[in-house]
Molecule: transfer RNA
Organism: Nanobdellati archaeon
RNA sequence: GGGCCCGUAGUCUAGUCCGGCUAUGACGUUGCCUUUACAAGGCGAAGGUCGUCGGUUCAAAUCCGGCCGGGCCCA
Numbered sequence: 001g002g003g004c005c006c007g008u009a010g011u012c013u014a015g016u017c018c019g020g021c022u023a024u025g026a027c028g029u030u031g032c033c034u035u036u037a038c039a040a041g042g043c044g045a046a047g048g049u050c051g052u053c054g055g056u057u058c059a060a061a062u063c064c065g066g067c068c069g070g071g072c073c074c075a
Base pairs, nucleotide, nucleotide: 001074002073003072004071005070006069007068010027011026012025020058029045030044031043032042033041051067052066053065054064055063
């Protein structure tokens, strides 16, 4: 230098193929209940500019392009 794949809450992850309802679940954090207390359990809550910047579209996590980061391969 060239090719391919990946990037979504603190962590892991579903959803992307085939655009459309409020972005899914688990762990973690946290409030209440329960307990003498802790753990476990039950009922809740917060936390996401879906890597970033543009484009297409009535509408983009999803399609297209640039860039950034990571991985693999070729030279």